The part of an RNA shown here (small-subunit ribosomal RNA, central domain) has 351 nucleotides and comes from an uncultured bacterium. The coordinates come from a structure-prediction model, not an experiment, and the mean pLDDT is 88. The full RNA is in RNAcentral, with records from ENA, Greengenes and SILVA.

Context: one part of a larger RNA
RNA sequence: CUGGGCGUAAAGGGCGUGUAGGUGGUUAAUUAGGUUUGAUGUGAAAUCCCCGGGCUUAACCUGGGAAUUGCGUCGAAAACGGAUUGACUCGAGUGAGAUAGAGGGUUGUGGAAUUUCCGGUGUAGCGGUGGAAUGCGCAGAUAUCACGAGGAACACCGAUGGCGAAGGCAGGUCUCUGGGCCAAUACUGACACUGAGGAGCGAAAGCGUGGGGAGCGAACAGGAUUAGAUACCCUGGUAGUCCACGCCGUAAACGGUGGGCGCUAGUUGUGCGAACCUUCCACGGGUUUGUGCGACGCAGCUAACGCAUUAAGCGCCCCGCCUGGGGAGUACGAUCGCAAGAUUAAAACUC
Numbered sequence: 001c002u003g004g005g006c007g008u009a010a011a012g013g014g015c016g017u018g019u020a021g022g023u024g025g026u027u028a029a030u031u032a033g034g035u036u037u038g039a040u041g042u043g044a045a046a047u048c049c050c051c052g053g054g055c056u057u058a059a060c061c062u063g064g065g066a067a068u069u070g071c072g073u074c075g076a077a078a079a080c081g082g083a084u085u086g087a088c089u090c091g092a093g094u095g096a097g098a099u100a101g102a103g104g105g106u107u108g109u110g111g112a113a114u115u116u117c118c119g120g121u122g123u124a125g126c127g128g129u130g131g132a133a134u135g136c137g138c139a140g141a142u143a144u145c146a147c148g149a150g151g152a153a154c155a156c157c158g159a160u161g162g163c164g165a166a167g168g169c170a171g172g173u174c175u176c177u178g179g180g181c182c183a184a185u186a187c188u189g190a191c192a193c194u195g196a197g198g199a200g201c202g203a204a205a206g207c208g209u210g211g212g213g214a215g216c217g218a219a220c221a222g223g224a225u226u227a228g229a230u231a232c233c234c235u236g237g238u239a240g241u242c243c244a245c246g247c248c249g250u251a252a253a254c255g256g257u258g259g260g261c262g263c264u265a266g267u268u269g270u271g272c273g274a275a276c277c278u279u280c281c282a283c284g285g286g287u288u289u290g291u292g293c294g295a296c297g298c299a300g301c302u303a304a305c306g307c308a309u310u311a312a313g314c315g316c317c318c319c320g321c322c323u324g325g326g327g328a329g330u331a332c333g334a335u336c337g338c339a340a341g342a343u344u345a346a347a348a349c350u351c
Base pairs, nucleotide, nucleotide: 003323004322005321006320007305008304012319014201015200017198021194022193023192025088026087027086028085029084030083031082034080035077036076037075038074039073040072041071042070049065050064051063052062053061054060091191092188093187094186097182099180103177104176105175109171110154115149116148119145120144121143125136126135162169163168206247207246208245209244210243211242215241216240220236221235222234223233258318259317260316261315262314263313266296267295268294269293270292271291272290273289274288275287276286277285278284300307301306324351325350326349333344334343335342336341
């Protein structure tokens, strides 16, 4: 460079936003750089190929042709793609209306439970385990009642449910705020898709400064178990877990499945809408339709498993990535970081 690929064999970037770039709806006119075509010039000779000729043949030599797929100049065409100008509304978006939701930020606030303090009742055990022991307790524990303190998490509802781009999001209130869906139209008029770099978000753990600290609990200590037990079990327990601000930038960041658009049998459950029918009303039910989340299943695909209108089917556009195992996601260099380390990323050698 090319081919073939990326659910599980190597391979989808953790996620969105967006720059360059690539790609791009319907229609009319113009243009003629791409494109197609004609003429002409050039494309040295030899070589290669074809038809001949000469050495007894061949190699070799030699005549003619073809080829030299290219480039320049002049002309023609205008379907396609480009450019310019104008128009359109189906793509995309905006406004007004309605609607569901643990979407995000901030501020108060609620009850249960654990722990703890003080006081009351009360007495000898409690706790823990496979069984024990360490531990706590006559300086009055455990149990129980009442008041107080403090921190963290939110039972039931709760779901095979909802929202979010992903990470993720759950007591309740106020307030600020993002996105989605639906119905009918009005408006803009291709404004679109993707996206190398860039900048941003990004669980947990970890780091810095300052708070906070109930429970849990790496490290650590003790008790057991065991041949040993630097473990599993038990009693304690520091960082941490929580808050504010600033870093880190990684995960089995998984649907192990990049994004967008179009097309391709159905059945069934459920969330949110809309229209119509049924019902005295309400609840409910039915039909149609849009949009999510699930379960099956045909064609087709697949090595199989399986996927199957939420595709892994049939196509187009754009990005990322793979190319035998180990060495190795390592070394070196570079960038980033306070550090831990992260990102980028080989080779020798070996099978």